[in-house]
RNA sequence: GGACGAUUAGCUCAGCGGUUAGAGCAUCCGGUUUACAUCCGGGGGGUCGUAGGUUCGAAUCCUACAUCGUCCA
Numbered sequence: 001g002g003a004c005g006a007u008u009a010g011c012u013c014a015g016c017g018g019u020u021a022g023a024g025c026a027u028c029c030g031g032u033u034u035a036c037a038u039c040c041g042g043g044g045g046g047u048c049g050u051a052g053g054u055u056c057g058a059a060u061c062c063u064a065c066a067u068c069g070u071c072c073a
Base pairs, nucleotide, nucleotide: 001072002071003070004069005068006067007066010025011024012023013022018056027043028042029041030040031039049065050064051063052062053061
C1' cells in the first nucleotide's frame, strides 16, 4: 500500500428496513441464610464508532472517515 471482517449497555454478543433496541454476565434494591455463596423477584444502565446520503420510515441500505483484527504484498 491492497483485500476482507468487526464497531450495539460496564463485559461478551443477538437484532440485517416497519411503532417504544434486547439477552447472558456484571451492578443496585428486596426476599431467602446466623453469615457468605447459591437461588427467587424487581430496578437502573444505550449519541447503535463519527459525518453525510437514500427512504414515508435507518442499528439495519449506500458513501467517506476513524479505530481494531485477519490475510496478501

A computed fold for a 73-nucleotide RNA from Verrucomicrobia bacterium UBA3869, annotated as transfer RNA. The coordinates come from a structure-prediction model, not an experiment, and the mean pLDDT is 81. Its Rfam family is "tRNA". About the family: Transfer RNA (tRNA) molecules are approximately 80 nucleotides in length.